[in-house]
Context: one part of a larger RNA
RNA sequence: UUGGGCGUAAAGGGCGUGUAGGCGGGAAUAAAAGUCAAAUGUGAAAUCCCAGAGCUCAACUCUGGAACUGCAUCUGAAACUUUAUUUCUUGAGGUUAGACGGAGAAAACGGAAUUCCACAUGUAGCGGUGGAAUGCGUAGAUAUGUGGAAGAACACCCGUGGCGAAAGCGGUUUUCUAGUCUAUACCUGACGCUGAGGCGCGAAAGCUAGGGGAGCGAACAGGAUUAGAUACCCUGGUAGUCCUAGCCGUAAACGAUGCAUACUUGGUGUAGCUGGAAUCAACCCCGGCUGUGCCGUAGCUAACGUGUUAAGUAUGCCGCCUGGGAAGUACACUCGCAAGGGUGAAACUC
Numbered sequence: 001u002u003g004g005g006c007g008u009a010a011a012g013g014g015c016g017u018g019u020a021g022g023c024g025g026g027a028a029u030a031a032a033a034g035u036c037a038a039a040u041g042u043g044a045a046a047u048c049c050c051a052g053a054g055c056u057c058a059a060c061u062c063u064g065g066a067a068c069u070g071c072a073u074c075u076g077a078a079a080c081u082u083u084a085u086u087u088c089u090u091g092a093g094g095u096u097a098g099a100c101g102g103a104g105a106a107a108a109c110g111g112a113a114u115u116c117c118a119c120a121u122g123u124a125g126c127g128g129u130g131g132a133a134u135g136c137g138u139a140g141a142u143a144u145g146u147g148g149a150a151g152a153a154c155a156c157c158c159g160u161g162g163c164g165a166a167a168g169c170g171g172u173u174u175u176c177u178a179g180u181c182u183a184u185a186c187c188u189g190a191c192g193c194u195g196a197g198g199c200g201c202g203a204a205a206g207c208u209a210g211g212g213g214a215g216c217g218a219a220c221a222g223g224a225u226u227a228g229a230u231a232c233c234c235u236g237g238u239a240g241u242c243c244u245a246g247c248c249g250u251a252a253a254c255g256a257u258g259c260a261u262a263c264u265u266g267g268u269g270u271a272g273c274u275g276g277a278a279u280c281a282a283c284c285c286c287g288g289c290u291g292u293g294c295c296g297u298a299g300c301u302a303a304c305g306u307g308u309u310a311a312g313u314a315u316g317c318c319g320c321c322u323g324g325g326a327a328g329u330a331c332a333c334u335c336g337c338a339a340g341g342g343u344g345a346a347a348c349u350c
Base pairs, nucleotide, nucleotide: 003322004321005320006319007304008303012318014201015200016199017198021194022193023192025088026087027086028085029084030083031082033081034080035077036076037075039073040072041071042070049065050064051063052062053061054060091191092188093187094186096183097182098181099180100179103177104176105175106174107173108172109171110154114150115149116148117147118146119145120144121143125136126135162169163168206247207246208245209244210243211242215241216240220236221235222234223233258317259316260315261314262313263312266295267294268293269292270291271290272289273288274287275286276285299306300305323350324349325348332343333342334341335340
């Protein structure tokens, strides 16, 4: 190990792919493993149950019956599950035509801003704050103009708008790769769903090696504030942030809501495709599909809320929970260069 649960009370794996397994659409035929029925054998006795009898009663004992819900053999049934064969097209996949997008990878290019350098103009302040000071500046700063260099990020467009499995993705162009949607209903013919392990991807920070380093900026230093100020504020500033190759594998990795399928009143936005009508054409208008929001009926919910994108009604499969603390700790194993990750208790205590 049953049961009951998992949005917020404990509980959905960070996300995908997929092995075993579990589950699986319509029709026909056959088999008969599961299933159902009959028969036969067995299921020792005692015990238990029922009826009766014997000890004066009872306990107890005896007789008879039932029962022993099981197993085996054999004969049948064929609705359902299963197996085999044939078949179908609505699930799934593909073809054709078109469309969509910050989906991914690589390369090239662009302008604004920032900092630095050089020159020019120009003179005493600049900067910063609640107010200041540290700091910078007569060795000429700040401001203004011209030229140059570097690195990083791409204002406006930008939108509860788009794309992606999630993490995530936003300047422009090109190349390569992948996806989704719509229309048609042409092809295959259940090829499907889920998925323990496994494998892959996985923000930020961190690690290794080599580059790069403008701005920002843990640590650190100084100035303030304060009773103190190892902070909040200010001036600086190293790792880091960026690139290449490799590791790490965690997050409030959140919709705190696993995936798939079907069904169940409505209203109103928005994005993509498409049909109709109209038009010179496009828009507007009416409808369909796919996504993404808001409001809300029934139902559900402890309430909050949710409500066709369900937390409603059902089915299949996986993961997880079982009082608080001790504790995501100890030990052990395993992964990692390390930091640490994964798996994961108990004593004791309330």
Annotation
A computed fold for a 350-nucleotide part of an RNA from a metagenome, annotated as small-subunit ribosomal RNA, central domain. Its mean pLDDT, the model's own confidence on a scale to 100, is 87.